[in-house]
Transfer RNA from Candidatus Iainarchaeum sp., 71 nucleotides, folded computationally. It matches the Rfam family "tRNA". Rfam classes the family as a transfer RNA. The sequence was found in a public genome assembly.
RNA sequence: GCGCCGAUGGUCCAGUGGUAAGACACGAGAUUGCCAUUCUCGCAACCCGGGUUCAAAUCCCGGUCGGCGCA
Numbered sequence: 001g002c003g004c005c006g007a008u009g010g011u012c013c014a015g016u017g018g019u020a021a022g023a024c025a026c027g028a029g030a031u032u033g034c035c036a037u038u039c040u041c042g043c044a045a046c047c048c049g050g051g052u053u054c055a056a057a058u059c060c061c062g063g064u065c066g067g068c069g070c071a
Stems, first nucleotide, its partner, number of pairs: 001070007010024003018054001026042005047063005
């Protein structure tokens, strides 16, 4: 330099154009003599810029970062 893959709450990880799911963590409550466990509820996210579309995490172009390969 070229090619391929990836980037989603604090962490991990789903989501093949139409409401962003789940686990852990965190907060509140219930339970308990206290703590822990357990249960319920809540909080919080699409790497950046542009394009296509009625509608984009998703498709296209460019970029950044990370991984792999070729030279």